[in-house]
RNA sequence: GCCUACGUGGUCUAGCGGCUAUGACACCACCCUGUCACGGUGGUAAUCCGAGUUCAACUCUCGGCGUGGGCG
Numbered sequence: 001g002c003c004u005a006c007g008u009g010g011u012c013u014a015g016c017g018g019c020u021a022u023g024a025c026a027c028c029a030c031c032c033u034g035u036c037a038c039g040g041u042g043g044u045a046a047u048c049c050g051a052g053u054u055c056a057a058c059u060c061u062c063g064g065c066g067u068g069g070g071c072g
Base pairs, nucleotide, nucleotide: 001071002070003069004068005067006066007065010025011024012023018055027043028042029041030040031039048064049063050062051061052060
């Protein structure tokens, strides 16, 4: 340099163009316990950036940035 896959809470992850954006771990509060741990209930927190298509985009298209893989 060319080809290719991926980018979603702090971490990992789901998401037939119309969702209140899913779950787990972590974190916070409460309950449970003599205390801790375990367990239970609830809560906070996310779509890489910019354009385009569309009534409507996390989802489709293009460009950029970043990461992984292959080729040279």
This is a predicted structure of a 72-nucleotide RNA (transfer RNA) from an uncultured archaeon.
The RNAcentral record of the sequence draws on ENA.